[in-house]
Predicted 3D model of a 374-nucleotide part of an RNA (large-subunit ribosomal RNA, domain IV) from Chloroflexi bacterium RBG_19FT_COMBO_62_14. Rfam family: Bacterial large subunit ribosomal RNA. Rfam links the family to the GO terms ribosome and structural constituent of ribosome.

Context: one part of a larger RNA
RNA sequence: CCCUCGCUAAGGAACUCGGCAAUCUCGCUCCGUAACUUCGGGAGAAGGAGCGCCUCCUGGUCCGAAUGGACGCAGCUUGCUGUGCUCCCUUCGGGCUGCCGGAGGCCGCAGUGAAAAGGCCCAGGCGACUGUUUACCAAAAACACAGGUCUCUGCUAAGCCGUAAGGCGAAGUAUAGGGGCUGACGCCUGCCCAAUGCCAGAAGGUUAAGGGGAGAGGUCAGCUCACCGCAAGGUGAGCGAAGCUUUGAUCCGAAGCCCUGGUGAAUGGCGGCCCUAACUCUAAGGGUCCAAAGGUAGCGAAAUUCCUAGUCGGGUAAGUUCCGACCUGCACGAAAGGCGUAACGAUCUGGGCGCUGUCUCAGCGAGGGACUCG
Numbered sequence: 001c002c003c004u005c006g007c008u009a010a011g012g013a014a015c016u017c018g019g020c021a022a023u024c025u026c027g028c029u030c031c032g033u034a035a036c037u038u039c040g041g042g043a044g045a046a047g048g049a050g051c052g053c054c055u056c057c058u059g060g061u062c063c064g065a066a067u068g069g070a071c072g073c074a075g076c077u078u079g080c081u082g083u084g085c086u087c088c089c090u091u092c093g094g095g096c097u098g099c100c101g102g103a104g105g106c107c108g109c110a111g112u113g114a115a116a117a118g119g120c121c122c123a124g125g126c127g128a129c130u131g132u133u134u135a136c137c138a139a140a141a142a143c144a145c146a147g148g149u150c151u152c153u154g155c156u157a158a159g160c161c162g163u164a165a166g167g168c169g170a171a172g173u174a175u176a177g178g179g180g181c182u183g184a185c186g187c188c189u190g191c192c193c194a195a196u197g198c199c200a201g202a203a204g205g206u207u208a209a210g211g212g213g214a215g216a217g218g219u220c221a222g223c224u225c226a227c228c229g230c231a232a233g234g235u236g237a238g239c240g241a242a243g244c245u246u247u248g249a250u251c252c253g254a255a256g257c258c259c260u261g262g263u264g265a266a267u268g269g270c271g272g273c274c275c276u277a278a279c280u281c282u283a284a285g286g287g288u289c290c291a292a293a294g295g296u297a298g299c300g301a302a303a304u305u306c307c308u309a310g311u312c313g314g315g316u317a318a319g320u321u322c323c324g325a326c327c328u329g330c331a332c333g334a335a336a337g338g339c340g341u342a343a344c345g346a347u348c349u350g351g352g353c354g355c356u357g358u359c360u361c362a363g364c365g366a367g368g369g370a371c372u373c374g
Base pairs, nucleotide, nucleotide: 001369002368003367004366005365006364007363008362010360011359014358019355027051028050029049030048031047036041038184052106053105054104055103056102057101059097060096061095062094063093064092065091066090068088069087070086071084072083073082074081075080076079107111119353120352121351122350123349124348125347126345127344131143132142147182148181149180150179151178152177153176159168160167161166185340186339187338188337190270191269192268195267196266197263198262199261200260201259204258205257206256210252211251215247216246217245218244219243222239223238224237225236226235227234228233271289272288273287274286275285298332299329310326311325312324313323314322
C1' cells in the first nucleotide's frame, strides 16, 4: 500500500452526477396518528412512553388430610349407622405452573443489557394494481393484466399446423372461438369518407381462359404459259381444289378495375395572408386564397419547447434541476387514447428531518495479503 472489518475530537452532505456507501431506525405492550380516499385504505403514518430483578396483592392444576353433602351398596330399629379405585363444596398442608394489572423496593452508564428484527416525511413524473422480461452488462416508464372497443366466425366454424391422412380450435357452438387496437377506475373520446383500406351494390365501360370462326398465309394434285429438246422429257413462271398446317377479326364470355354509396376505438388528415376598438397593447370583428375537413374538450417550456438557463412566483445566502403559474404548442391532443386519480413501485425527479468518516482530514486498531527469510 491492497482487501474485509471495528472505533473516532469538533463539524454534519461542506462529499458527489447523485447521501453512492455506511450509519441512524429496528422486537413487544400501551398512548397517539394528518392530507387525501375507490371508505377498503393511507397506517407500523408521524410522534411518544414502558420493558431487568425482588416482595406483596390477584389464578389453574395435582397430591394428601379433615368436616359436610349427593349417589350407590350393606345392615337393621325405616331413618339411622357403616361403607366406597365415585362425585361436589369448604378448610388446612405440600408440589408444579400461568396471563394481565397494581403497590412497594433493589442494582448498573446501559434492563427487547448478547444475536436476530422498519430510518422517516413532503412534492412531482410514469405505470392503476399482484405479476413478466434481455439465463451471463438493461427489471424499467418495456411486456402482461382485469376492463373497453372494432372485426371475423352458423359449425366439416373462422383461424392455425401438415404434401396428405390427420390434428389443434373443441369432445367447445356467438354469454363461444380467432384476430387488431386500447389498457383498473372517474370524466370523456370532437371535425374530415378527398386519398388508401374494408363493406355493400349492380345499370354502364373495360376485361382472361374458353367458345366461335369471317378471312389470311404455307404446302400441294391438277391446269396454263415461256424456254430447251427430234422425241421421251427437262427447267422456269403463274393460277391453284381437297387435305394437312400456321394464323385469325366482328361476336359470346366472370371476378376484378372504372363506377355508385357506406364506413374512423379502419390506414390516416385536422390551413395561409391582410386589416380592424378614442393612449398603447390586443383583436370579439372584417376581407381574401386554398382544402375532404381546417385541432373541439382537456392539457401545455411537458419523458414532447429548438430559441431556452423563456417570463413570473415558491423554495436556497446563492437553484441550467424541482414545484406552481403564464401560453409565443420550432413540433400536445382525444382508444399508436386525452385529462385526472386513492392504493401500489428494489421505478425516476426535487426538497426536508434524523443520522453518520461521504467529506473538512485524516488517525488508531483487528484479521488476511503484499514484502523479507525458509